This record gives sequence, structure tokens and C1' cells, in this order.
RNA sequence: UCGGGGAUCUGCUAAUGGUAGGCAGCCAGACUCUGAAUCUGGUAAUCUUGGUUCGAGUCCAAGUCCCCGAG
Repeated sequence: UCGGGGAUCUGCUAAUGGUAGGCAGCCAGACUCUGAAUCUGGUAAUCUUGGUUCGAGUCCAAGUCCCCGAG
């Protein structure tokens, strides 16, 4: 440099173009002599910028970063 793939809460992972969810974590409470476990509630996310659309995490374009391959 070229080709392909990927980027969603702190982490992992879902989501026919139509309310962004689950699990773990963290915080608070219940329970307990204390803790663990268990239960309840809370926490917080679509890589960036444009475009298409009534509506974009999803489709399109460009860019950034990561992975794989070629040279």
C1' cells in the first nucleotide's frame, strides 16, 4: 500500500429499519451475630462525521483504531 473482518454500559453478549435488552461487575437495601450465598432495586452503552429514510445500532459514504491475509 491492497483485500477481508470488526468496534454496543466497566467486561462479555443480544437486538425484522420501529421502547437499546440480558449476564457478570459496581452501588444501595432485605436476610445474617458477621461474612458468603440468596432476593429486590439502581447504575450506565451503539467508534467519529455526513447521507438515505417518517424513523438508523442496523442501509450507504468517508475517516479513526484493532485483527487476519497478500505484497